Model confidence (mean pLDDT): 84 of 100. Predicted 3D model of an 89-nucleotide RNA (transfer RNA) from a marine sediment metagenome. Its Rfam family is "tRNA". Rfam links the family to the GO term triplet codon-amino acid adaptor activity. Rfam classes the family as a transfer RNA. The sequence is in RNAcentral, with records from MGnify.

[in-house]
RNA sequence: GCCUCCGUGGCUCAGUGGUAGAGCACAUCAUUGGUAUCUCAAUCGAGCCAGCGAUGAUGAGGUCGCGGGUUCAAUUCCCGCCGGAGGCU
Numbered sequence: 001g002c003c004u005c006c007g008u009g010g011c012u013c014a015g016u017g018g019u020a021g022a023g024c025a026c027a028u029c030a031u032u033g034g035u036a037u038c039u040c041a042a043u044c045g046a047g048c049c050a051g052c053g054a055u056g057a058u059g060a061g062g063u064c065g066c067g068g069g070u071u072c073a074a075u076u077c078c079c080g081c082c083g084g085a086g087g088c089u
Stems, first nucleotide, its partner, number of pairs: 001088007010024004018072001026059008038047003065081005
């Protein structure tokens, strides 16, 4: 230098012309488990049950890498650029 693929919430990825989604993570709430402290009782244990764990519900979070073009409509198609991975010389 040339070719191919990839770029989508904090992370991992779907979606490939017609309302941008999932899982994890995050916030709030509910239920539940049970620990510290405290209270009762007195070595047992019981109550309440912060933090924490489990389950569920709700919510927030996106210039769809950037700029142009085509189209009634672009995350999706086309062109250029940027970044990443692989290949060829």